[in-house]
Molecule: small-subunit ribosomal RNA
Organism: lake water metagenome
RNA sequence: AGGGUUUGAUCCUGGCUCAGAGUGAACGUUAGCGGCGUGGAUUAGGCAUGCAAGUCGAACGCGAAAGCUCGCAAGAGUUAGUAGCGUGGCGAAAGGGGCAGUAAGGCAUAGGUAACCUACCUUCCGGACUGGGAUAUGCGGUUGAAAAGCCGUGCAAUACUAGACAUCGUCUCUGCGAGGCAUCUCGUGGUUUCGAAAUGGUCCGCCGCCGGAAGAGGGGCUUAUGUGCUACCAGCUUGUUGGUGAGGUAAUGGCUCACCAAGGCUACGACGGCUAGGGGGUGUGAGAGCACGACCCCCGCCACUGGCACUGAGACACUGGCCAGACUCCUACGGGAGGCUGCAGUCGAGAAUCUUCGGCAAUGGGGGCAACCCUGACCGAGCGACGCCGCGUGGUGGAUGAAGGCCUUCGGGUUGUAAACACCUGUUGGGGGGGAACAUAACGAGUGAACCCCUGAGGAAGCACGGGCUAAGUUCGUGCCAGCAGCCGCGGUAAGACGAACCGUGCAAACGUUACUCGGAAUCACUGGGCUUAAAGAGCACGUAGGCGGCGACAUAAGUCAGAGGUGAAAUCCCAUCGGCUCAACCGUGGAACAGCCUCUGAUACUGUGUUGCUUGAGGGAGAACGGGGCAUUCGGAACUUCCGGUGGAGCGGUGAAAUGUGUUGAUAUCGGAAGGAACGCCGGUGGCGAAAGCGGAAUGCUGGGUCUCUUCUGACGCUGAGGUGCGAAAGCUAGGGUAGCGAACGGGAUUAGAUACCCCGGUAGUCCUAGCCGUAAACGAUGAGCACUUGGUAGAAAUCGCUCCGAUGGCGACUUCUGCCGUAGCGAAAGUGUUAAGUGCUCCGCCUGGGGAGUAUGGUCGCAAGGCUGAAACUCAAAGGAAUUGACGGGGGCUCACACCAGCGGAGGAGCAUGUGGCUUAAUUCGAGGCUACGCGAAGAACCUUAUCCUAGACUUGACAUGUAGGGAUUAGGCGGCUGAAAGGUCGCUGACGCUUUCGGGUGGAACCUACACAGGUGCUGCAUGGCUGUCGUCAGCUCGUGUCGUGAGAUGUUUGGUUAAGUCCCUUAACGAGCGAAACCCUUGUCCCUAGUUACCAGCGGCUCGGCCGGGCACUCUAGGGAGACUGCCGGUGUCAAACCGGAGGAAGGUGGGGAUGACGUCAAGUCCUCAUGGCCUUUAUGUCUAGGGCUGCACACGUGCUACAAUGGGGCAUACAAAGUGAAGCAAGCUCGCGAGAGUAAGCUAAUCACAAAAAGUGUCCCUCAGUUCAGAUUGCAGGCUGCAACUCGCCUGCAUGAAGCUGGAUUCGCUAGUAAUCGCAGGUCAGCCAUACUGCGGUGAAUAAGUACCUGAGCCUUGUACACACCGCCCGUCAAGCCACGAAAGUGGGGGGCGUCCGAAGUCGCUUCGCUAACCUCCGGGAGGCUGGCGCCGAAGACGAAACCCAUGAUUGGGACUAAGUCGUAACAAGGUAACCGUAGGGGAACC
Repeated sequence: AGGGUUUGAUCCUGGCUCAGAGUGAACGUUAGCGGCGUGGAUUAGGCAUGCAAGUCGAACGCGAAAGCUCGCAAGAGUUAGUAGCGUGGCGAAAGGGGCAGUAAGGCAUAGGUAACCUACCUUCCGGACUGGGAUAUGCGGUUGAAAAGCCGUGCAAUACUAGACAUCGUCUCUGCGAGGCAUCUCGUGGUUUCGAAAUGGUCCGCCGCCGGAAGAGGGGCUUAUGUGCUACCAGCUUGUUGGUGAGGUAAUGGCUCACCAAGGCUACGACGGCUAGGGGGUGUGAGAGCACGACCCCCGCCACUGGCACUGAGACACUGGCCAGACUCCUACGGGAGGCUGCAGUCGAGAAUCUUCGGCAAUGGGGGCAACCCUGACCGAGCGACGCCGCGUGGUGGAUGAAGGCCUUCGGGUUGUAAACACCUGUUGGGGGGGAACAUAACGAGUGAACCCCUGAGGAAGCACGGGCUAAGUUCGUGCCAGCAGCCGCGGUAAGACGAACCGUGCAAACGUUACUCGGAAUCACUGGGCUUAAAGAGCACGUAGGCGGCGACAUAAGUCAGAGGUGAAAUCCCAUCGGCUCAACCGUGGAACAGCCUCUGAUACUGUGUUGCUUGAGGGAGAACGGGGCAUUCGGAACUUCCGGUGGAGCGGUGAAAUGUGUUGAUAUCGGAAGGAACGCCGGUGGCGAAAGCGGAAUGCUGGGUCUCUUCUGACGCUGAGGUGCGAAAGCUAGGGUAGCGAACGGGAUUAGAUACCCCGGUAGUCCUAGCCGUAAACGAUGAGCACUUGGUAGAAAUCGCUCCGAUGGCGACUUCUGCCGUAGCGAAAGUGUUAAGUGCUCCGCCUGGGGAGUAUGGUCGCAAGGCUGAAACUCAAAGGAAUUGACGGGGGCUCACACCAGCGGAGGAGCAUGUGGCUUAAUUCGAGGCUACGCGAAGAACCUUAUCCUAGACUUGACAUGUAGGGAUUAGGCGGCUGAAAGGUCGCUGACGCUUUCGGGUGGAACCUACACAGGUGCUGCAUGGCUGUCGUCAGCUCGUGUCGUGAGAUGUUUGGUUAAGUCCCUUAACGAGCGAAACCCUUGUCCCUAGUUACCAGCGGCUCGGCCGGGCACUCUAGGGAGACUGCCGGUGUCAAACCGGAGGAAGGUGGGGAUGACGUCAAGUCCUCAUGGCCUUUAUGUCUAGGGCUGCACACGUGCUACAAUGGGGCAUACAAAGUGAAGCAAGCUCGCGAGAGUAAGCUAAUCACAAAAAGUGUCCCUCAGUUCAGAUUGCAGGCUGCAACUCGCCUGCAUGAAGCUGGAUUCGCUAGUAAUCGCAGGUCAGCCAUACUGCGGUGAAUAAGUACCUGAGCCUUGUACACACCGCCCGUCAAGCCACGAAAGUGGGGGGCGUCCGAAGUCGCUUCGCUAACCUCCGGGAGGCUGGCGCCGAAGACGAAACCCAUGAUUGGGACUAAGUCGUAACAAGGUAACCGUAGGGGAACC
């Protein structure tokens, strides 16, 4: 400090997600020790048991027993005035626990109390005199199960109580002095009222008691400020707000009451709802913040739930009381008892939180004079890796780099100095000593350090991860399965992502996961964000509150600033040469800090406030012109429709084409006339006006506004504007009019697969007017209003001023306001914007915070309705989006090319046959190829062979083939034969080699054979694991690079523009300059000439002859095959930019690439091929290998492709006759001769081939016949007879002869080839090959045209440009209904529940008030009684309860509504390209649906 994730890539916006730190945690795996901390977060749910508050005999009364001693015993003494009980005092209001309630009766900070209290403690002053009557326990009796009582008797006090004194306090009234804050306070006088005590206790030290004053500490009350969410809670309040009086309290106060007044609070959020103890602090963060409030400290509140008071200094009281309620327990059923949110513990619920421990030794608390007692406060121990910290699990040496594991390219690598092994150590652990310290005068529950001894490497390492983010990878298994996953995403047979192993990485007694908080997130932005197009400017204005506000002077001192003082508890955080535990955690000490609040003093620039001025902001005045600004009234012409009349006579109208419609009852057309309603042509213009919506014929009236000039007046009067109010297109609504045209709905006609549409014919609301609603639009500049500042250019509108001018409505210049365009800086993600800002600043308002759900639901409010405004959540996705880039695509555009079309010639599609494919069939019909780019393709030859995982059947198993190892025995290899068999094979026999050596007996060896093992083999799978090769776009002109430049970047430029070319060919221009792969050229062939060389080719001239280049001879010619020349837009004219180039011409065999071939850029199609070959992986191994026989690949209702032959007379047939090229030939080509009608047979010369042969070229030419017919066309099919090849022609070959003589008379839609030696047509040869199903393929020559000279269209291609929601790239993307599954939500007759209010009734306990039937010790008494007390009664208030009416919230609900999601459902095709009717917004209507 950032990273991952939207895209083909880029920049931006934006969400999701990760890395960090933390926790009172939990879960999983694992676990050695110690120290210090910490541990019921959920049910403030229920609790068994024990303990948690007592103490004082020096306040008082009563007062044992066991035991012991004495005694025979009774008994006595002692125990002991002890234990115990009670009265009394103090304590029990602290300490301890919890966080339910509480949004203020709380808390925090700073104040006030002149409105108050305070037991115990401390200090000071003073005092304590005289009396009295009771009572608990006890004892006796009695009720009850118990709890608990009742009656009688009787004793005491530091218990209770009468009286006196009063330093003093208090109350009433009243002086003086000082002070203050309104009420007043303090001091000091006078007067009146009221008020004390325990003559105590004692161990004689003292401890107590009473009054007063003060201190310390503690509290009560009160003020200001601060302290959650929600407006889908907007109004709340009757003791309410205030006053007077009274009551009450320690004290102020509506705290309470009576009366009076009608107030009080609220947009700075009252009232209501939801949530929550607050703070010191804790976590995180750079900070500001955000989240939290365990442990520790401070404050508050609570104590089963609700209410109430008593006692007391203090409580409305956790382990006190009364009442009511729920719950639990006891019961003799009559009644009683209880309150762990104290410490332990238990049940329950839960993911989850401990011992029913020890001790008062320490610290502290209560009581006591004290000793001492009590203390689950506390101190300790136990349990839990829950957290933090520390230590250990060994150290040194040790390479043969052992074994084993894993990987491997088989060489090795790695685990790895790791181990073994050797030598050591003793932290820790175990055992034993030791005793400092916590503690001292003494006291140790518990902990026990340092140190010493023994033992002995022994008891002590795991967890997660290894695709990227993110450190760390290999093999195997699995095969979209099983699984993983925080995000992106992995897995469909080679998974670094699943599982395992090995290895590695990280952390380590832990490691991971989950949950939560902060961070990263500048992703709510105070620090520190935005709003043209990404989410976001309200449709526009006026204006309330509020916020902000021009230039001076004076005053003030609220803000602000400075200084000082107080406070901000401690702990925590931070700092330290600090200190204590061996270190650390932990603890101590000191310091600093705690952004705050309060008080005092001062300053006065700025802000505020008050006073007083100013004119530049703002407004007014005078003058001038401007405009579709608004409202009303009146008028006008063109067009249209209807009506009337005339002319006229067959159609009109409408469309892509039609039809519906209309017309002989006279339309359309045309002329004249009348009526009606709506809208205002030209002018008219990125021209004008208005706040926006919006405004357009003319005139008049009324009226709003801005502009300019003068600088005349007022004197900051201003800007913005939450709420509020007004205006607000179209559609729509209400009422009344109006209705020519147009025209939702609706009807009809077309189109279509359908057509609820687009097109056409009609047509109602509506559109128009008046009055009133509605209040929305893509209401847009998608840009809030106002003010100021910041280079320019140019055009227009409205004025004004100056100059110029014969004149002008002219020109030039200046200035103000308005409207546009282009552009600098700047800004911006870019596009763009740019004085009309989206620049630079200020002020105010509105709005945004991922997409979907959704502008939906609910609530509220407005509306007659339609609907508007306000406006969520569950759930779901990892994106949604903006701008720009490169492509691709378009039923977008421009330019250009191609047998692409056109113009032609000939075909295919119809027939028969051949051949390939599909399909069907079959035991099998082996496999591959599939639009163009499969289909006479692989196959340049399927009868067997070929031939294959084809089928049937029979065999072999180290194998048909290769290499190696070990063993074996003979002889084997080869040859021959028998049996069996279809063959292969099986089985038996005979013969019989080779090298070396030899003593000739033999030995040994290689090959072979047998046995065994490694292995062979596979045309088995995967062409989507691959190499190589090939097809196609396409012989199309493209595809790139270096450097430079531009751009944040992807990228662009170059390669674009203008010309030109077959061409990115060349020229020109140019932020480009160059270069490469392609194009071209180089190569082969062909066309002309020359040179060289002449055998087998040739023969002009000469000679010979059997008349044949046959021979002699000749290299002239042809030819052959080597080498050269030639063509370059070189020359001329024209066009063109002075260019490139084009057009025409000359010469030339050839002219602008002369013709043909080879040659195929970057790439595309996961194109084709694992069956040519090679090859990874997988599979198979008595079989998917190998061999053999037979069959199949040739199977035939049918469909398609490619061909052949025809349909005839430009023909067919017969006879005669002429002219090629290129090839091939020894397992061959074969002349000639003989035979055969023929295929062919026999025989045989020549030829290793420019020599011989195949070999006849055919069309052609000449002539005869045929005469338009299914024929003398055509030849399928079939019969018979033959020939050839071959081991073998049945399935299943070719050829010959004779006979037979099918379909077919030029071929629908559609479609193919070809631009010149081409098409068409004619034959020839070759490869493969025994033969051949070849009409195929590859070549060769012969004859030899027509048409076009164009680019509108179809197809394909190239370049530029444009749009895009496409990038798997239009065979793209994508919308809605319907159907299915699943999920959450809304509505719903209702149903169930909850908390909180309200009203009425009832009314416990209890305070208060009134009262006194009854009872009554102290005091008074005149002795009757009274005072006082107790008790009872009544009244107000009053909890729980009952009833009632509402509101709110939660859950549930038949049914219903839309929504989200879900590889391959249905219907269409709405959107994205002009998306095929441009799309979209508002509104209304319609429709299965998108939609129209």